This is a predicted structure of a 404-nucleotide RNA (Bacterial RNase P class A) from a Nitrospirota bacterium. It was read from a public genome assembly, where an Rfam model found it. Its Rfam family is "Bacterial RNase P class A". From the family's description: Ribonuclease P (RNase P) is a ubiquitous endoribonuclease, found in archaea, bacteria and eukarya as well as chloroplasts and mitochondria. Gene Ontology terms of the family: dimeric ribonuclease P complex, tRNA processing and ribonuclease P activity. The coordinates come from a structure-prediction model, not an experiment, and the mean pLDDT is 76.
RNA sequence: UAAGUAAGACAGAUGAUCGCCUCGUCAGUUAUGACGGGGAGGAAAGUCCGAACUCCAGAGGACAUGGUGCUGGGUAACGCCCAGUGGGGGUGACCCUAAGGAAAGUGCCACAGAAAAUAAACCGCCAGGAAGAUGCUAUGCAUCUUCCUGGUAAGGGUGAAACGGCGAGGUAAGAGCUCACCGCUCCGUUGGCGACAAGGGAGGCACGGUAAACCCCACCAGGAGCAAGACCAAAUAGGAAAACGUUUCAGGGUAGAAAUAUCCUGAUGAAGGCCUGUCCGGCCAAGGUUUUCGGGUUAGGUCGCUUAAGGUUCCGGGAAACCGGGAUCUCAGAGGAAUGAUCAUCGCCCCUUCAAGGGUAACCUGAUAGGGGAACAAAACUCGGCUUAUUUCUUACUUAGUCC
Numbered sequence: 001u002a003a004g005u006a007a008g009a010c011a012g013a014u015g016a017u018c019g020c021c022u023c024g025u026c027a028g029u030u031a032u033g034a035c036g037g038g039g040a041g042g043a044a045a046g047u048c049c050g051a052a053c054u055c056c057a058g059a060g061g062a063c064a065u066g067g068u069g070c071u072g073g074g075u076a077a078c079g080c081c082c083a084g085u086g087g088g089g090g091u092g093a094c095c096c097u098a099a100g101g102a103a104a105g106u107g108c109c110a111c112a113g114a115a116a117a118u119a120a121a122c123c124g125c126c127a128g129g130a131a132g133a134u135g136c137u138a139u140g141c142a143u144c145u146u147c148c149u150g151g152u153a154a155g156g157g158u159g160a161a162a163c164g165g166c167g168a169g170g171u172a173a174g175a176g177c178u179c180a181c182c183g184c185u186c187c188g189u190u191g192g193c194g195a196c197a198a199g200g201g202a203g204g205c206a207c208g209g210u211a212a213a214c215c216c217c218a219c220c221a222g223g224a225g226c227a228a229g230a231c232c233a234a235a236u237a238g239g240a241a242a243a244c245g246u247u248u249c250a251g252g253g254u255a256g257a258a259a260u261a262u263c264c265u266g267a268u269g270a271a272g273g274c275c276u277g278u279c280c281g282g283c284c285a286a287g288g289u290u291u292u293c294g295g296g297u298u299a300g301g302u303c304g305c306u307u308a309a310g311g312u313u314c315c316g317g318g319a320a321a322c323c324g325g326g327a328u329c330u331c332a333g334a335g336g337a338a339u340g341a342u343c344a345u346c347g348c349c350c351c352u353u354c355a356a357g358g359g360u361a362a363c364c365u366g367a368u369a370g371g372g373g374a375a376c377a378a379a380a381c382u383c384g385g386c387u388u389a390u391u392u393c394u395u396a397c398u399u400a401g402u403c404c
Base pairs, nucleotide, nucleotide: 001400002399003398004397005396006395007394008393009392012346013345014344015343016342017341018340020039021038022037023036024035025034026033027032041376045387046386048385049384050383051382053225054224055223056222060280061279062278063277065221066220067219068218069217070084071083072082073081074080085099086097087096088095089094100216101215105214106213107210108209109208122156123155124152125151126150127149128148129147130146131145132144133143134142135141136140164182165181167179168178169177183205184203185202186201187200189198190197191196229303230302231301232300239293240292241291242290243289244288248267249266250265251264252263253262254261255260272284273283274282275281310329311328312327313326314325315324316323317322348373349372350371351370352369357364358363
């Protein structure tokens, strides 16, 4: 100097003029006025997770369904964060990880290949036999070709992957057939909270892969969601039809001549609806429930709606995430949707100009003047995360080149 890796900071500032929303104080019958305080992000985006909150509902069990999946910690909680371990990528700084179980079971491994897991012989190698040819030291031997029988899985081929790897010995040729090393299985030692790591001993030892396939195992999960929901006002025809059901018993009080009516207590007790997948169980619920047609209200008003697992700062603990304590602050709440517009100056970035300066050098900084530019983007109940988009700057580290 160039390229890269990781982390962090900001998201222009000031002033003037005009405009908008909200809070407080004062004045006003009201409309409103005056003064003062505040007013859009680091992602507000995605709607992917988690919660708080509201209703079902007074709230329970089981199944189904869905989610997470190495270890230890953090958190209100999480699929998030921190620190590690195993595996993978990169020259490296660093990055990624869907990382429990294949000996519970089922499925799949295309094509190619002889053969893809209860898996084997295409080419080949060796031995024996038969036929033919050639050669020779000649009646036998050697070599070659073809066929048959037997042995073989070392070599070659196919493939992502071929019943351990590599080297030596051995064999007719080969093979863990034997041996050393590695791999694998079992047993145990040391270190570590643990995932795991490092060593040792014994054994010739087969049990391919795939669960981002079904599945098994462990843990977690009630549902719906602020368009949740609560209250007020107003209006209507307290309409019509249909279906189901329309209890029962006991005791007591009152009225009554009595029948009977009515009230209280206790027991029993339907159709339908609800518990947002099913079943059990329960509730509406004790006297009606459901469906259809028709009508009224319906973009009415108030709340939910911003004080929070809150912000800032200091101290202590911790390797860190984070935890504890002290001090201090109140930092949008619109409601078809406010938080804006214009001007000026300064600042930031890029290009040109090139004075002056620094340095041994490579090279760096850069006055003045001129021109241009400023990314991604907008609260709508709130908070903790993740993911995605993106301007400028800072720090540390890695690699390559150049100079001394």